[in-house]
């Protein structure tokens, strides 16, 4: 002294999906039946490793092919657990910004 990813926050855009009985001062609570995917969480494809079996090759490493286990493995996909179906908040996301950080040259 450059200053990635990524984190924390501000500012702005931002979506989906209800009825219905009782009951509250209130879209306030509660019970049934139903709907939504973008808060957050869960599943999993290729593929890679491991290990096995057999070829090759064999000092030591190694390639290859083949099914079965393990173990890594994405997402706006997919569950609908959790959240949500007036509005308002809030929410993945996106843009500008500030602060942390310290990959990198």
């Nucleotide at each position: 002294g450059u200053g990635a990813u990524g984190a924390u926050g501000a500012c702005g855009a931002g979506a989906a999906a209800u009825g219905u009985a009782c009951u509250u001062a209130a879209g306030u609570g509660u019970g049934c039946a139903a709907c939504c995917g973008a808060a957050g969480a869960g599943g999993c494809a290729a593929u890679c490793g491991c290990c096995c079996a057999c070829u090759c090759a064999g000092c030591c490493a190694g390639a290859g092919u083949g099914u079965a286990g393990c173990g890594a493995g994405a997402a706006a996909c997919u569950u609908u657990c959790a959240g949500g179906u007036a509005a308002u908040a809030a929410u993945a996301u996106c843009g500008u910004u500030a602060u942390u950080g310290g990959a990198u040259g």